[in-house]
RNA sequence: UUCCAUCUUCGGGGCAGGGUGAAAUUCCCGACCGACGGUGAUGAGUGUUUGCGCACUCUUAGUCCGUGACCCGUGAGGUUUCGACCGAGCGGUGGACCUGGUGAAAAUCCGGGACCGACAGUUACAGUCUGGAUGGGAGAAGAUGUCG
Numbered sequence: 001u002u003c004c005a006u007c008u009u010c011g012g013g014g015c016a017g018g019g020u021g022a023a024a025u026u027c028c029c030g031a032c033c034g035a036c037g038g039u040g041a042u043g044a045g046u047g048u049u050u051g052c053g054c055a056c057u058c059u060u061a062g063u064c065c066g067u068g069a070c071c072c073g074u075g076a077g078g079u080u081u082c083g084a085c086c087g088a089g090c091g092g093u094g095g096a097c098c099u100g101g102u103g104a105a106a107a108u109c110c111g112g113g114a115c116c117g118a119c120a121g122u123u124a125c126a127g128u129c130u131g132g133a134u135g136g137g138a139g140a141a142g143a144u145g146u147c148g
Base pairs, nucleotide, nucleotide: 004145005144006143007142008141009140010139017029018028019027031128032127033117034116035067036066037065038064043058044057045056046055047054048053062115063114071092072091073090074089077086078085079084097113098112099111100110101109119131120130121129
């Protein structure tokens, strides 16, 4: 120190206050939240330079490019009381941004205004409550082996 293998650990936040009602954290007013990788004109630091600048490191997007959870199909394989069940992998589905400013350049910066959010449950419709879930997970860090 490249690729790969195995293992270990880690890996999601949020309705304050009020209205109606028999009943709502589900409706209404209002409040709050933003997983993972990438990109990136953000910010910071270090080195170098007379300086401009250059290089490196860390860091910056819910609405850009992708991924994941949920759901559907398929299904290696496994279990079975033969009814059925579990299920790696693969495929599918899968939400949301405009505007003004600066500037050489803005989908990311600054200002303003918007918008989005699986399934099941519920005395009443849920991004925020309860549940599947002490689960899964994109991935992150590390250890050992391995190659050079």